RNA sequence: CUGGCUGUAGGGAAGCAGGCCAUCCCACCGGUGUCGGGAACCGGAGAUCGCGGGUUCGAUUCCUGCCGGCCAGA
Numbered sequence: 001c002u003g004g005c006u007g008u009a010g011g012g013a014a015g016c017a018g019g020c021c022a023u024c025c026c027a028c029c030g031g032u033g034u035c036g037g038g039a040a041c042c043g044g045a046g047a048u049c050g051c052g053g054g055u056u057c058g059a060u061u062c063c064u065g066c067c068g069g070c071c072a073g074a
Base pairs, nucleotide, nucleotide: 001073002072003071004070005069006068007067010026011025012024013023019057028044029043030042031041032040050066051065052064053063054062
């Protein structure tokens, strides 16, 4: 330099034939429970979906430019 994959709560992952509250697990907070904790159960908070632009009534999803990571080739 060229091609491909990838980036979604604190951690891990799903969701992408564009659509109405972005879902799950762990962790976290409150409660029930217990002598006190844990397990279990009930409830809750947390992501402007890497950043910018474009298309569209509408973008996590499509197009495009950057940035980071991984792989292959030269």

Transfer RNA from a Gaiellaceae bacterium, 74 nucleotides, folded computationally.
Its Rfam family is "tRNA". Rfam classes the family as a transfer RNA.
The coordinates come from a structure-prediction model, not an experiment, and the mean pLDDT is 82.
The sequence is in RNAcentral, with records from ENA.